[in-house]
RNA sequence: CUCCGAAAGGGCAAAGCCAGAGUAAUCUGGUGACGCAAAGCCACGGGUCCUGAUUUCAGGACAGCCGGGUUGCCGAAG
Numbered sequence: 001c002u003c004c005g006a007a008a009g010g011g012c013a014a015a016g017c018c019a020g021a022g023u024a025a026u027c028u029g030g031u032g033a034c035g036c037a038a039a040g041c042c043a044c045g046g047g048u049c050c051u052g053a054u055u056u057c058a059g060g061a062c063a064g065c066c067g068g069g070u071u072g073c074c075g076a077a078g
Base pairs, nucleotide, nucleotide: 003078011036012035016031017030018029019028020027021026034064040070041069042068044067045066046065047062048061049060050059051058052057053056
């Protein structure tokens, strides 16, 4: 240094509920804690979902569905 991954400190926050935004998917804040070493960031490929047309086209949502890109905390044993 790399792989792997124990401990400690710190971090994030699913479902549900409350308030708000949006036609909707969904998002924001609060509460909550199922989980997470990239559950940080990027819609690039696939996928799922929504809306409008209507049969493949346009616009949108999801990074906590899979891949990819990029940055990155600690570090025992092996």
This is a predicted structure of a 78-nucleotide RNA (c-di-GMP-I-UAU riboswitch aptamer) from a Deltaproteobacteria bacterium.
Its mean pLDDT, the model's own confidence on a scale to 100, is 83.
It matches the Rfam family "c-di-GMP-I-UAU riboswitch aptamer". On this family, see Weinberg et al., Proc Natl Acad Sci U S A 2017: "Bioinformatic analysis of riboswitch structures uncovers variant classes with altered ligand specificity". Gene Ontology term of the family: cyclic-di-GMP binding.